[in-house]
Molecule: transfer RNA
Organism: Haliscomenobacter hydrossis DSM 1100
């Protein structure tokens, strides 16, 4: 320079054929214990990398662009 993956809660990641974003650990409350741990119930927490079209609606589709990964030259 060129392909290709890939980016979504603090980490780790799902999310089908475009129809109101979720798990698991972890924070935090509560229950339980003599008291901690573990266990059980809830609760917060997300401009979906970024702008931008398309659409009645976009995490998904098109366009541009950025970081990370790997091939090729």
């Nucleotide at each position: 320079g060129c392909c290709g993956c890939u980016c979504u809660a603090g980490c780790u990641c799902a999310g089908c054929u475009g129809g109101u974003a979720g798990a698991g650990c972890a924070a935090c409350g509560c229950a339980u214990u003599c008291g901690u741990a573990a266990u059980g119930c809830g609760u917060a927490g997300g401009u979906c990398g970024a702008g931008g079209g398309u659409u009645c609606g976009a995490g998904u589709c098109c366009c541009u662009u950025g970081g990370g990964c790997g091939g090729c030259u």